Small-subunit ribosomal RNA, 5' domain from a Dehalococcoidia bacterium, 501 nucleotides, folded computationally. The coordinates come from a structure-prediction model, not an experiment, and the mean pLDDT is 88. The sequence was found in a public genome assembly. Its Rfam family is "Bacterial small subunit ribosomal RNA".
Context: one part of a larger RNA
């Protein structure tokens, strides 16, 4: 000298784009942060309109309404947080699956016949303080369960091709296995079989920490045979059999650490570093489990710890490492804001609904980057300060004065683009931006001056007080401690401290 997610002092006008718990993966009130679909399905509240019937209070019933709840289907695996653990095929690369999965999405090809039990909701009783739970009893469906049919799909058998196969291809025979229907009639589902994108799973080779003051490590441990299990190979499990596996080219242990595009630094080579955008991994109060689904669990089950709430003491209820906020801890780190109008996202055939993703606004000189705090004139060099050899020098065109400007502010007036889609639709936002008006008016500091280093004098202190990055300064004339003038820098900043090159 650069550089930051900084902090701390002192000062502090504006705007634009970023960034804004690095520390307790401690604890959390409160609200919100996933839901949709009546064109799958059954029933249907208030309301409204009409018929009866009244004790005038209302009942009863027709239709019109569709709430709330309910079966059901698709979404909640995605998007959002965090880095805690992990030194692993965890991540980066590059290959490999003759060892393999894949919803909605695009194409090819065939089907979509005919039955059949239930079950919630809603009735009726009942138990609990609650959370919520039993019975009985009705009832639909794209719910669910048989039959039919099906083809190159699957099983089993033979050939080929081939190092071997579950993989291609070709036989023939027996066996298994489908399907849902709704409608505004236009369409939108359903099954089955092949092909795709796109998503993943597992497996290999190189690569990337630090300790030997850790030198030996290993019993599902290494390999075989068989089995089981998986969507899959495998010791992933199992039973039997063998006695193997790994290690100074560093096993094993211990410490640290989430990894990778990149970031910073340097000419480079390197070195350091993993905020914030991306991509990957991992987790979700600590631990363990399955379930359900194409997948699989932050706002799902359970089960077992700790905590916390609520209880009628019998028993429940809860997980902010989502968006804000609170408290705690800390040197330090925001609003309990608008809005779905864009973009994305889920569901719906649409209309539309949902979204704390996201678009913005708010706070905070945290930072980057632009403005700006005025221009031109103006000496008898004013007065005030400081210093003085008392002559005078300096502050200094600096100001006063005189002319002009209007960026910024205030103030009136208009006022968007962002909308994609003919119209309608904008949270930002009456902003940005434009146009007239007022007026130098609102707006400068902060560190330093002994050498490195650019900036000198007077007073105070007197080895005190104090300063200091080195070197070193102060013990009566200190350019080095204080304070003033004065002067250097940089400047809406400066400066100190901390990390890294």
């Nucleotide at each position: 000298g650069g550089a930051c997610a900084a902090a701390c002092g002192c000062u502090g006008g504006c705007g634009g784009c970023g960034u804004g718990u690095a520390u307790u993966a401690g604890g959390c009130a409160u609200g919100c942060a996933a839901g949709u679909c009546g064109a799958g399905c059954g029933a249907g509240a208030a309301g409204c309109c009409g018929g009866c019937c009244u004790u005038c209070g209302g009942g009863c019933u027709g239709g019109u309404g569709g709430a709330g709840a309910g079966c059901g289907g698709c979404g909640g695996a995605c998007g959002g947080g965090u880095g805690a653990g992990u030194a692993a095929c965890a991540c980066g690369u590059g290959g490999g699956u003759a060892a393999c999965c894949u919803g909605c999405c695009c194409u090819g090809g065939a089907g979509u016949g005919g039955g059949g039990g239930a079950u919630a909701a809603c009735c009726c009783g009942g138990c609990g303080a609650a959370a919520g739970c039993c019975g009985g009893g009705c009832u639909a469906a794209u719910a669910c369960c048989g039959c039919a049919u099906a083809c190159g799909a699957c099983c089993a058998c033979c050939g080929a091709u081939g190092a071997g196969a579950g993989a291609u291809c070709g036989g023939a025979u027996g066996g298994u296995g489908a399907a849902a229907g709704c409608u505004c009639c236009g369409g939108c589902g359903c099954c089955c079989c092949g092909g795709g994108a796109g998503g993943g799973g597992c497996c290999c080779g190189c690569g990337g920490c630090c300790g030997a003051u850790u030198a030996g490590c290993u019993a599902g441990u290494u390999g075989g045979u068989g089995a089981g299990g998986u969507a899959a190979c495998g010791g992933c499990u199992c039973a039997c059999c063998a006695a193997g596996g790994c290690g100074a080219c560093g096993a094993u242990c211990g410490g640290u650490a989430g990894c990778u595009g990149g970031u910073c630094u340097g000419a480079g080579a390197g070195g350091a570093u993993g905020a914030u955008c991306a991509g990957c991994c991992a987790c979700a109060c600590g631990g363990g489990g399955a379930c359900u689904g194409a997948g699989a669990a932050c706002g799902g089950c359970c089960c077992c710890g700790a905590c916390u709430c609520c209880u009628a003491c019998g028993g429940g209820a809860g997980g902010c490492a989502g968006c804000a906020g609170c408290u705690a801890a800390g040197a330090a780190u925001c609003u309990u804001g608008c809005g779905c109008a864009a973009u994305g996202g889920g569901c719906g055939a649409a209309a539309g609904c949902c979204u704390g993703a996201c678009g913005c606004a708010g706070c905070a000189a945290c930072g980057c980057c632009g403005c700006g705090u005025g221009c031109g004139g103006g000496a008898g060099g004013a007065a005030g300060g400081c210093c003085u050899u008392c002559g005078g020098g300096u502050u200094g065109u600096a100001a006063a004065c005189c002319g002009c400007u209007u960026u910024u502010g205030c103030g009136a007036g208009g006022g968007a683009a962002g909308a994609a889609g003919u119209a309608c639709u904008g949270a930002c936002g009456g902003u940005a931006c434009c146009u007239c008006g007022c007026g130098a008016a609102u707006a400068a500091g902060u560190c330093a001056c002994g050498g490195c280093u650019a900036a000198c004098u007077a007073c105070g202190u007197g080895c005190c007080a104090g300063c200091a990055g080195c070197c070193g300064c102060g013990g009566u004339a200190a350019u080095a401690c204080g304070u003033a003038g004065g002067u250097g820098a940089c400047a809406a900043g400066c400066g100190u401290u901390g990390u890294c090159c």